[in-house]
Context: one part of a larger RNA
């Protein structure tokens, strides 16, 4: 010096990203216990005093003598006295620094997120991520949809729409606005387009024959092949957003100023409603104001100028819960001011 422990004057978070670590609290019975609340909770809230040993007392409770009641034969009921008694109540005394003598929760407030118990990155992440009950949409009429398999077959299910599959959201409370132009899905069938196939006009090769020749050229065979008839799909016409998604700009205007309920204009499928808002979202930004501090880029409450919130890609609240995250307070402490001392074990030196 290192490791594991113990103690520490005065101060008490000044340490630090952050009270990390340590310290405090800790048991039993009693008294007492707030906001809020889904009336269950919150709650062991918080806070308070008591606890060992010994010796008395009273009450209470058994037992039950004398005695009394009833009956009379035992028996049974009440019950002075005597004796017994765990715990509790109430006095006296004793010892120690300390009587739950060891062990065995620190507490409170505030905000965010997630309702909750649960699950997860075996070996750097336990969370606000996943799941969840609840809600919604959608598919599926049973040889179901869906899934595995080439198939047979199997699961779904020895179930039957109060069932099963998929997707999203995520308890509960109040709610969930506008847009169907694009993409998707569903429905429609008049028209346009359109495959194989059908169809076969025509063309070409070949050559019996004709022709003086150039050449023409039937049938057959062969190679091609136009019109026309051809489904779904697409185009088209509707519907549908708890389907994928989207939800404007400029200019002017009120008798101080400022602002603009109001007007004009352009564009759009429609121009963001309720609620919330410098937010796990705010760039400018340590926005501005208020609170807390002597001093606060964090925190809490407001404002709204929302770079770039917003309604099941859910919005806003919310008791309870959380080894979650933020800020504050009490208690407590070697975290620190700032070190020091001690115990054991290493390193190191010598043997």
């Nucleotide at each position: 010096u290192c490791c594991u422990c113990c103690u520490u004057a005065a101060g008490g978070a000044a340490c630090u990203c952050g009270g990390c670590a340590a310290a405090u609290u800790g048991c039993c019975a009693c008294c007492u216990u707030a906001a809020c609340u889904u009336c269950g909770g919150a709650a062991g809230a918080a806070g308070g005093g008591g606890g060992g040993c010994u010796u008395g007392g009273a009450a209470u409770c058994g037992u039950g003598u004398a005695g009394g009641g009833a009956u009379u034969g035992c028996c049974u009921c009440c019950g002075a006295a005597g004796g017994g008694g765990a715990a509790g109540c109430u006095g006296g005394g004793c010892c120690g620094a300390a009587g739950a003598u060891a062990g065995a929760a620190g507490g409170g407030g505030u905000a965010g997120c997630g309702a909750c118990u649960g699950u997860u990155u075996a070996c750097c992440a336990a969370a606000a991520a996943c799941a969840c009950a609840g809600c919604a949409c959608u598919c599926u009429g049973c040889a179901a949809a869906g899934u595995c398999g080439u198939a047979a077959g199997a699961c779904g299910a020895c179930g039957u729409a109060u069932a099963g599959g998929g997707u999203g959201u995520g308890a509960c409370g109040c709610c969930u606005g506008c847009c169907c132009g694009g993409u998707g899905c569903c429905g429609g069938a008049a028209g346009g387009u359109u495959a194989a196939g059908g169809g076969g006009a025509g063309a070409u090769g070949u050559u019996a024959g004709g022709g003086c020749a150039a050449c023409c050229g039937a049938a057959g065979c062969a190679u091609u092949g136009a019109a026309c008839c051809g489904a779904a799909g697409c185009c088209c016409c509707g519907g549908u957003a708890a389907a994928c998604g989207g939800c404007g700009g400029c200019c002017g205007u009120a008798a101080c100023u400022a602002u603009a309920a109001c007007g004009g204009u352009c564009c759009u499928a429609a121009g963001g409603u309720a609620g919330c808002g410098a937010a796990a979202u705010u760039c400018c930004u340590u926005g501005u104001c208020g609170g807390g501090u002597a001093a606060g880029u964090u925190c809490c409450g407001a404002c709204c100028u929302g770079c770039a919130c917003g309604a099941a890609u859910g919005g806003c609240g919310u008791a309870a819960c959380g080894a979650c995250u933020u800020c504050c307070c009490c208690a407590c402490u070697g975290u620190c001011u700032c070190g020091a001392g001690g115990a054991g074990g290493a390193a190191c030196u010598c043997a």
Overview:
Predicted 3D model of a 351-nucleotide part of an RNA (large-subunit ribosomal RNA, domain IV) from a Myxococcota bacterium. Its mean pLDDT, the model's own confidence on a scale to 100, is 86. Its Rfam family is "Bacterial large subunit ribosomal RNA". The RNAcentral record of the full RNA draws on ENA. Taxonomically the source falls in Myxococcota (Bacteria, Pseudomonadati).